[in-house]
The RNA shown here (c-di-AMP riboswitch aptamer (ydaO/yuaA leader)) has 140 nucleotides and comes from Thermoflexus hugenholtzii JAD2. Taxonomically the source falls in Thermoflexus hugenholtzii (Bacteria, Bacillati, Chloroflexota, Thermoflexia). It was read from a public genome assembly, where an Rfam model found it.
Formats: sequence, C1' cells, structure tokens
RNA sequence: AACGAUGUUCUGCCUAAUUCCCGUGAGAAAGCGGGAACCGGGGGAUCCAACAUAUGGGGUGAACUCUCGUUUGCGAGAGCGGGCAAACCUGAUCAGCCCGAACCCGUCAGCUAACCUCGGCGGCAGUGGAACAGGCCCUA
Repeated sequence: AACGAUGUUCUGCCUAAUUCCCGUGAGAAAGCGGGAACCGGGGGAUCCAACAUAUGGGGUGAACUCUCGUUUGCGAGAGCGGGCAAACCUGAUCAGCCCGAACCCGUCAGCUAACCUCGGCGGCAGUGGAACAGGCCCUA
C1' cells in the first nucleotide's frame, strides 16, 4: 500500500417503521418485559354509492397495462407509477443513476362519525457530490 474479516461510532438513503421513560440485565450497551408520545394500517353507521357474489373476493405496497420474443423459468421495449439533490429546509428538471417486488386475510369487508383493533420491521451507501431557484444560517 492492497485485499479480506470482526466490532463500535458518525453522516446519509428507501420504508409508517422513530423518540423517550421504567424494570431486568455484572455493566455504558445489546437482549427481554412494560408504558408514553408520535408516525402508519385495518375494521366499522346515517347519507351517498353499488347492484355485486367459482373466472370467488379482498388488504398492505410505487410495484400496473400493453406489445414482441421465449428454453413457459423468464427476457426486451413502450406507456404509466415510484426513489435518489450532502451546511439546513423547500422547490423544480429538458442532467444522470435506479426500482416496478414481496407478503397477507380466508368465503368475508364500498364510503364511513363515534368506536374497536393492529404495526413501528427490514434493507443499503459513504471522502465524494450535475447544475439551478427561494428561504434560512454565518461572516464582512
């Protein structure tokens, strides 16, 4: 110097998936249990809507539609949907780079006040930054 492995910390990203308190833990911590705030999902009247029910139906999510090909696993393209901006916040794009999965309910659910109920996981990147506008901060 390079490559690899382990642990911790910092910065940043996707996602609702964060913060704090108490107990336990030898112990700062992890883990486990409980609680609160906050964020997110489902069920659920009147009114309205819908006349739907084996081609069952439905939910979370951006994760759908069409065309071509195919070794029928999938691949490519188009439309459309979603993500990424580094002092901080916001915006926008005709820059660039990516994603379009997966899972769940179990014959059952339109909307929906009150009310009831559930979740807060997991996966990544990092010494470089595409440029612009507004705000804000700092300095003079």

Its mean pLDDT, the model's own confidence on a scale to 100, is 76.